[in-house]
A computed fold for a 72-nucleotide RNA from a Methermicoccaceae archaeon, annotated as transfer RNA.
The coordinates come from a structure-prediction model, not an experiment, and the mean pLDDT is 81.
The organism belongs to Methermicoccaceae, within Archaea.
It matches the Rfam family "tRNA". It is annotated as a transfer RNA.
The RNAcentral record of the sequence draws on ENA.

RNA sequence: GCGCCGAUGGUCUAGUGGCUAUGACUUUGGCCUUCCAAGCCAACAACAUGGGUUCGAAUCCCAUUCGGCGCA
Numbered sequence: 001g002c003g004c005c006g007a008u009g010g011u012c013u014a015g016u017g018g019c020u021a022u023g024a025c026u027u028u029g030g031c032c033u034u035c036c037a038a039g040c041c042a043a044c045a046a047c048a049u050g051g052g053u054u055c056g057a058a059u060c061c062c063a064u065u066c067g068g069c070g071c072a
Stems, first nucleotide, its partner, number of pairs: 001071007010025003018055001027043005048064005
């Protein structure tokens, strides 16, 4: 330099164009308990960046950044 794959809450993760973006862990609050742990309920928190296509984009296209693999 070229090609391929990937980037979603603090962490891991589902989501092949459509209604409020899924679940688990963590955190916070409550219930329970003499207290703690466990358990139960609830809440907070996310689509790498910039453009394009579309009535509508996490999803499709282009560029960039970062990470991984391969070739030279």